This is a predicted structure of a 74-nucleotide RNA (transfer RNA) from a Promethearchaeota archaeon.
RNAcentral holds the sequence, with entries from ENA.
Its Rfam family is "tRNA". It is annotated as a transfer RNA.
The source organism's lineage runs through Archaea, Promethearchaeati and Promethearchaeota.
[in-house]
RNA sequence: GGGGACGUGGCGAAGCCCGGUAUCGCGGCAGGCUCCAGACUUGUUGGUCGUCGGUUCAAAUCCGGCCGUCCCCA
Numbered sequence: 001g002g003g004g005a006c007g008u009g010g011c012g013a014a015g016c017c018c019g020g021u022a023u024c025g026c027g028g029c030a031g032g033c034u035c036c037a038g039a040c041u042u043g044u045u046g047g048u049c050g051u052c053g054g055u056u057c058a059a060a061u062c063c064g065g066c067c068g069u070c071c072c073c074a
Base pairs, nucleotide, nucleotide: 001073002072003071004070005069006068007067010026011025012024013023020057027045028044029043030042031041032040050066051065052064053063054062
């Protein structure tokens, strides 16, 4: 230098192909239970979906640039 994959709450992952207001697990917080804690259980919390722009009534999802990580080729 060329090519490919990936980037989504604090962490891990789904959703993307086929556009319609983001889901699950873990975690955090509060209650129940317990002498206390753990386990169990109920409620709750937190993400402008890497970033900038484009298309669209509507973008995590489609298109382009850039940044980052990993892999392959040279």